[in-house]
Small-subunit ribosomal RNA, 3' major domain from an uncultured prokaryote, 475 nucleotides, folded computationally.
Context: one part of a larger RNA
């Protein structure tokens, strides 16, 4: 210098308090550990591992195991001989694959060859999700959007080193003022970026309809005012008024304003810490395997199950359950595709195909809540596991192991010990929708919007963390 301290000062965060919802108890979903197992492939372990890699394991995937099978290879590049290759039938096989048959004769040429593809051979080689993340590159978690971390010259100091950066004030913030043996700069902090929130100006088709005709319907004439698209301007800066304050930086409170002191939300992650996390993303040292620890194959297995934790679902009801009948969105997605009207089926779905490469056609019904009827406190008209029967879709193939109807079953569960987690506003909570992956299959994941609360006295305490300052046998 640091670090640490059940040392002291100052300040901050959903850290506590205040509230509100959970989670620990059911039952099912996933994920780990544990056991088992021919194999239950392989990483991840406090925070920061455990709906994580996996934005989707029937086969493939796949790395695992068994079984039967291969050895210049599935794949590159040289090198030699042969030839088109490919396809297509039949036999053995689970199948890789083997034999057999047909079938076809590639491209340039200076006729000397050449070139692309196959096949056989020689060996160089090729392959290795084998090993070491403690030999590494890139990525990436976290501390943490926490305000810190450094340089130059200068001063001090025998030296590490200090000063700058501390100090009085202030801020979200080393932000800013003032002061000072400091002066100044970097990297970060703001800002510039992107998206919402008001207004203007351009655009009017596939959007819109105020007035005028017209229709079942913005449906057509017609218009571009509003809606709105999507592009370029505008607007907020403490500008203005008072008040405090050091004449300062700021606070506080007000006017006007769509919006007020950072307006809301993203992206945006300094110097570094953890020998963190990844040789199974991808590159790569070095070690090893090389007729196998490489390749092809079929079944299998990652989907086991006394049990343990973790995360979500869906309950335990009357703020509700059921039935009927009516409203109101946003984002997204579509030609290998999205699919209406119509018909068949109780329903999963099925025929069949308008329009649509999409502001025109689809997906698309939003749902809760709003209204009418019931039920009336009950293991029930809650609740929906389980299990049995029938059937539908995807795809060669739904036994091990899909998803979904549909009839019967109707299991546990009446608010959950200890202890624990998450949120300060369009937030929690509740409530549907869409989308990636995807033949098929989400209760997970990124998103989208409707509804829409309570509570913050206040920093004594719990944790994290910043700045001074202090004590130390600690580095």
């Nucleotide at each position: 210098u640091g670090a640490c301290g059940g040392g002291g000062g100052c300040c901050c965060g959903c850290a506590c308090a205040a509230g509100c919802g959970g989670u620990g108890g059911a039952g099912c979903a996933u994920g780990u550990g544990g056991u088992u197992u021919a194999a239950u492939u392989c990483g991840a372990u406090g925070c920061a591992a455990c709906g994580c890699g996996c934005a989707g394991a029937a086969c493939c995937u796949u790395a695992c195991c068994u079984g039967g099978g291969u050895u210049u290879g599935a794949c590159a590049u040289c090198c030699c001989g042969u030839g088109a290759c490919a396809g297509c039938u039949a036999u053995a096989g689970a199948g890789a694959u083997a034999u057999a048959g047909u079938c076809u004769u590639c491209c340039c040429u200076u006729c000397g060859g050449g070139g692309a593809c196959a096949c056989g051979g020689u060996g160089a080689c090729a392959g290795g999700u084998g090993c070491u993340g403690c030999a590494u590159g890139g990525c990436u978690g976290u501390c943490g959007u926490c305000a810190g971390c450094u340089c130059g010259u200068g001063u001090c100091g025998u030296g590490a080193g200090a000063u700058g950066u501390u100090g009085g004030g202030u801020u979200a913030a080393g932000u800013c003022c003032c002061g000072c043996a400091a002066c100044g700069a970097g990297c970060g902090c703001a800002a510039c970026c992107c998206u919402u929130g008001c207004c203007u100006c351009u655009u009017g088709u596939u959007a819109c309809c105020a007035g005028c005709a017209u229709u079942a319907a913005g449906u057509u004439g017609g218009g571009u005012a509003c809606u709105c698209u999507a592009g370029a301007g505008g607007g907020a800066c403490u500008g203005c008024c008072g008040g405090u304050g050091u004449u300062a930086a700021a606070c506080c409170g007000g006017a006007g304003g769509a919006a007020g002191g950072c307006g809301g939300g993203g992206a945006u992650g300094a110097c570094g810490u953890c020998a963190a996390g990844u040789c199974c993303u991808c590159a790569u040292g070095g070690c090893c395997c090389u007729u196998a620890c490489g390749g092809g194959u079929a079944g299998g297995g990652c989907u086991a199950c006394a049990c343990a934790c973790g995360u979500a679902c869906u309950a335990c009801a009357a703020u509700g359950g059921c039935a009927g009948a009516a409203a109101c969105a946003a984002a997204c997605c579509g030609u290998u595709g999205c699919a209406a009207g119509a018909c068949c089926g109780a329903g999963a779905g099925g025929u069949g195909g308008a329009g649509c490469u999409a502001a025109u056609c689809g997906g698309u019904a939003a749902a809760a809540c709003a209204c009418u009827g019931u039920c009336u406190c009950a293991g029930u008209c809650c609740g929906g596991a389980u299990u049995g029967g029938a059937g539908u879709c995807u795809g060669c193939a739904a036994c091990u192991c899909g998803a979904c109807u549909u009839c019967a079953u109707g299991a546990a569960g009446u608010u959950g010990g200890a202890a624990u987690c998450g949120c300060u506003a369009g937030u929690a909570a509740u409530c549907g929708c869409u989308g990636a992956u995807c033949a098929g299959c989400a209760a997970g994941c990124a998103g989208c919007g409707g509804u829409g609360a309570a509570u913050a006295c206040g920093u004594u305490c719990c944790c994290g963390g910043g700045c001074c300052u202090u004590g130390u046998a600690c580095a």